[in-house]
Context: one part of a larger RNA
RNA sequence: GGAUGAACGCUGGCGGCAUGGAUAAGGCAUGCAAGUCGAGUGGGUUUAGACCCACGGCAAACGGGUUAGUAAUACGUAGGAAUGUUCCCUCAAGUCGUGAAUAAUUUGUCGAAAGACAAGCUAAUACACGAUGUGCUCUACGGAGUAAAGAUUUAUCGCUUGAGGAGCAGCCUGCGUCCUAUCAGCUAGUUGGUGGGGUAAAAGCCUACCAAGGCUCUGACGGGUAGGGGGUGUGAGAGCAUGGCCCCCAACAUUGGGACUGAGACACUGCCCAAACUCCUACGGGAGGCUGCAGUCGAGAAUAUUCGUCAAUGGGCGAAAGCCUGAACGAGCGAUGCCGCGUGUAGGAUGAAGGCCCUCGGGUCGUAAACUACUUUUUUCAGGGAAGAAUUUCGAUGACGGUACCUGGAGAAUAAGAGGUUACUAACUCUGUGCCAGCAGUAGCGGUAAUACAGAGACCUCAAGCGUUAUCC
Numbered sequence: 001g002g003a004u005g006a007a008c009g010c011u012g013g014c015g016g017c018a019u020g021g022a023u024a025a026g027g028c029a030u031g032c033a034a035g036u037c038g039a040g041u042g043g044g045u046u047u048a049g050a051c052c053c054a055c056g057g058c059a060a061a062c063g064g065g066u067u068a069g070u071a072a073u074a075c076g077u078a079g080g081a082a083u084g085u086u087c088c089c090u091c092a093a094g095u096c097g098u099g100a101a102u103a104a105u106u107u108g109u110c111g112a113a114a115g116a117c118a119a120g121c122u123a124a125u126a127c128a129c130g131a132u133g134u135g136c137u138c139u140a141c142g143g144a145g146u147a148a149a150g151a152u153u154u155a156u157c158g159c160u161u162g163a164g165g166a167g168c169a170g171c172c173u174g175c176g177u178c179c180u181a182u183c184a185g186c187u188a189g190u191u192g193g194u195g196g197g198g199u200a201a202a203a204g205c206c207u208a209c210c211a212a213g214g215c216u217c218u219g220a221c222g223g224g225u226a227g228g229g230g231g232u233g234u235g236a237g238a239g240c241a242u243g244g245c246c247c248c249c250a251a252c253a254u255u256g257g258g259a260c261u262g263a264g265a266c267a268c269u270g271c272c273c274a275a276a277c278u279c280c281u282a283c284g285g286g287a288g289g290c291u292g293c294a295g296u297c298g299a300g301a302a303u304a305u306u307c308g309u310c311a312a313u314g315g316g317c318g319a320a321a322g323c324c325u326g327a328a329c330g331a332g333c334g335a336u337g338c339c340g341c342g343u344g345u346a347g348g349a350u351g352a353a354g355g356c357c358c359u360c361g362g363g364u365c366g367u368a369a370a371c372u373a374c375u376u377u378u379u380u381c382a383g384g385g386a387a388g389a390a391u392u393u394c395g396a397u398g399a400c401g402g403u404a405c406c407u408g409g410a411g412a413a414u415a416a417g418a419g420g421u422u423a424c425u426a427a428c429u430c431u432g433u434g435c436c437a438g439c440a441g442u443a444g445c446g447g448u449a450a451u452a453c454a455g456a457g458a459c460c461u462c463a464a465g466c467g468u469u470a471u472c473c
Stems, first nucleotide, its partner, number of pairs: 001473004006469005013341006019334002026297003030294003035058003040055006065252003074177007083169003088165008096130004106119005135146004150157002178224003185215003190212008227249004231242004254275005277288004305331001307330003313327001314325004344374004354365004379410006388400001391396001417462005422443003428457005438445002
């Protein structure tokens, strides 16, 4: 000198664009953040519409948050083979028959509640069985096994099987990836083989047996620290430092463990168990999880509104209308940063008054002010007023917002500070103080003429900022 997710002090006019819990992955009141489908089905209440409960389907594995853990089951890059795949696209084939239940509702019982139990009724794109086999799987090539679901406005939407694609996901390998030797040896499923099991899939992934291997000074093992990358800061570069916002990947969801469902989870707002904590209780027992958006307490130098709308973009469901969406789009707060604009322009000497200095002659603030003539960026008032809209039942639909912007009126009106002035380093005098009070980044200054302390005037530098502190180059 540059930089920052900064903080603090003094000061503060406006706009645009960004950005804002870095500390306690500490605890959380309250509200919202994942639903949707009546064109799958049963029932209830009303009837003009409709609404509700339950079964069922799809979604809830996305989106959103955080960086605790992790030094390699991670990430980056380059490859690989032994895999899976809902929805979507293409192609081929099929969609026949039958059955038993059950929820809601009804009745009854228990319980403070959460909820639970018993009896009875009923449907389906729920469940089960049979048929067929283009195909598919297994095969000792003889054969064996294996599917479906309907709805309705009759035109579609579905359903089943197989092949291919796209995208996504799982797995393996090479190389790269911080400090420490005051960590030198580590390892028994350990290293390899065989049989068996297991997975969508290769594999000690698991198991029995057999062998005795495997890693290591090119740093194993241990300890510490840490999410990784694209990037960012700085620098002429090499490099050094860093990983906030945005994007990709990983991991986590009070702590630890577990599986279920499903194409996909071992699942943030699903389930079970244990633990800690909080709450309710009729003491028998129950309920909860903000590292979602706001908000609150705490700790801290320190970080925002318990806002609006689904109008746009995107997502889920639906044939659609539409519904949901704290994703998102917007508004609010903060000079936190960057950028832009303004705080007036021209004239104006008796160089006014006043301040300061003085050799008392004067000098300086200083064309500065007053005054005169203008201008209206900004401000305020009034009028007009978008694009962002694509859709659509042809009725209509913009949160932002009467915002941006345009026109007209008024009026210099509404708007300047901070740090410094011994040298480094741009800018000097007076008064006070008297090694005191104090200053200070370094050298240093102050003990009676201090350009270094304090005040005043003048000046210098930046400027809606200016300084200080912290950290990096």

A computed fold for a 473-nucleotide part of an RNA from a Candidatus Moraniibacteriota bacterium, annotated as small-subunit ribosomal RNA, 5' domain. Rfam family: Bacterial small subunit ribosomal RNA. The coordinates come from a structure-prediction model, not an experiment, and the mean pLDDT is 86. The source organism's lineage runs through Bacteria, Bacteria candidate phyla and Candidatus Moraniibacteriota.